[in-house]
């Protein structure tokens, strides 16, 4: 450098719920909270599921698959 991804340490993100904003609404956002997660980091490319004011425009990257990127004890 690269790959593995737990045999470890130091740490890291936060599901349901509660709250408070926001949004037509699926959701988003902040605060408590911890059910998981080795990318649960980021990207709507393709697939799915959801919205609405529907032939069209959104949302969900913690659903699937693909990209890009980051961390490092031990082998």
């Nucleotide at each position: 450098c690269a790959a593995u991804g737990u045999u470890a340490u130091u740490g890291c993100c936060a599901a349901a719920c509660c709250u408070g904003u926001u949004g037509u609404g699926a959701g988003g956002c902040g605060g408590g909270g911890a059910c998981g997660g080795a990318a649960a980091a980021c990207c709507a490319c393709g697939g799915g599921u959801c919205u609405c004011a529907u032939c069209g425009a959104g949302a969900c990257a913690g659903c699937c698959g693909g990209g890009u990127u980051g961390c490092a004890u031990g082998c």
This is a predicted structure of a 75-nucleotide RNA (c-di-GMP-I riboswitch aptamer) from a Desulfuromonadales bacterium.
The sequence was found by an Rfam model in a public genome assembly.
The organism belongs to Desulfuromonadales, within Bacteria.